Description: This is a predicted structure of a 265-nucleotide RNA (Bacterial large signal recognition particle RNA) from a Peptococcaceae bacterium. Of the family's consensus pairs, 94% are formed in the model. The gene name in the source record is ffs. Its mean pLDDT, the model's own confidence on a scale to 100, is 75. The organism belongs to Peptococcaceae, within Bacteria. Rfam family: Bacterial large signal recognition particle RNA. It is annotated as a non-coding RNA gene.

RNA sequence: CCGUACUAGAUGGGGAGGCAGCGGCGCCCUGUACCCGCAAUCCGCUAUAGCGGGAUCGAAUUCCUGUCCUCGGAUUAACUUUGUGGGGUCCGGCUUUGAUAAGCGGCGUUGAUGGCCGGGUCCCGCGCAACGAAGCUUUGUGAACCCUGUCAGAUCCGGAAGGAAGCAGCAGUAAGCGAAUCCUUUCGUGUGCCGCGGGGGCGCCUGGCUUGAGCUGGCUGUCAAGGUAACGCCCGGAAAGUUAUUUUCAAAGACAGGUGUACGG
Numbered sequence: 001c002c003g004u005a006c007u008a009g010a011u012g013g014g015g016a017g018g019c020a021g022c023g024g025c026g027c028c029c030u031g032u033a034c035c036c037g038c039a040a041u042c043c044g045c046u047a048u049a050g051c052g053g054g055a056u057c058g059a060a061u062u063c064c065u066g067u068c069c070u071c072g073g074a075u076u077a078a079c080u081u082u083g084u085g086g087g088g089u090c091c092g093g094c095u096u097u098g099a100u101a102a103g104c105g106g107c108g109u110u111g112a113u114g115g116c117c118g119g120g121u122c123c124c125g126c127g128c129a130a131c132g133a134a135g136c137u138u139u140g141u142g143a144a145c146c147c148u149g150u151c152a153g154a155u156c157c158g159g160a161a162g163g164a165a166g167c168a169g170c171a172g173u174a175a176g177c178g179a180a181u182c183c184u185u186u187c188g189u190g191u192g193c194c195g196c197g198g199g200g201g202c203g204c205c206u207g208g209c210u211u212g213a214g215c216u217g218g219c220u221g222u223c224a225a226g227g228u229a230a231c232g233c234c235c236g237g238a239a240a241g242u243u244a245u246u247u248u249c250a251a252a253g254a255c256a257g258g259u260g261u262a263c264g265g
Stems, first nucleotide, its partner, number of pairs: 001265006009057003012030004020046005034054005063258006072249003076244007084236004090232001092231001093228008102220003105216003114210008122199006128192002130189006137180005147172004155164003
């Protein structure tokens, strides 16, 4: 060095999670790399870390170690987006009240503001008018009998003359029922471009006299005291994504190195 037969070992690996810790069924990534039984409100083990049984390969491109590369996972930090909880001294924004009068506007020599005088609106008393009601008045109607007058007919008294009572009708009238322009009496009132007198006088309106240029606070601005969590801002926490000068695990691949036993040639 070659051949034969064995052994160590290999027949996938990794991540998160779970667990005191390790491994597994399960989930995820990579990838094609034996079979059977057990197993997530679990199965088996104890730092030598799946358990039990069987099969194939087997000293090497297949095992072990290191380096490089790198799919993927976790962590950390920053940024972005979504939604969520809180904050009104965040004096952002929005808004309320008050003050101011810088700007705009309005009024103002057809007179601002101020001063003086008067009146009204207001209250009381009296009166007047109006309205409403009742009355008076005028008029119409209106009594079978228990109103008046006249009383036809009829009735009664009388010898007669004459007298009496009296129904109907007619006329008038009482109570009652209607109508009514004016005049007139009484009472009342959420009536009144009314009158007289007294009172009051914050405000408003109005008239006269005087002075002579401001007044107002509608909008913007400024200041003071508040309110408001929809928006912006701040604080907290959640999810997703991106980035990497964070840390860590790591498949497959590439490279390098290392590594038995026996027999024979």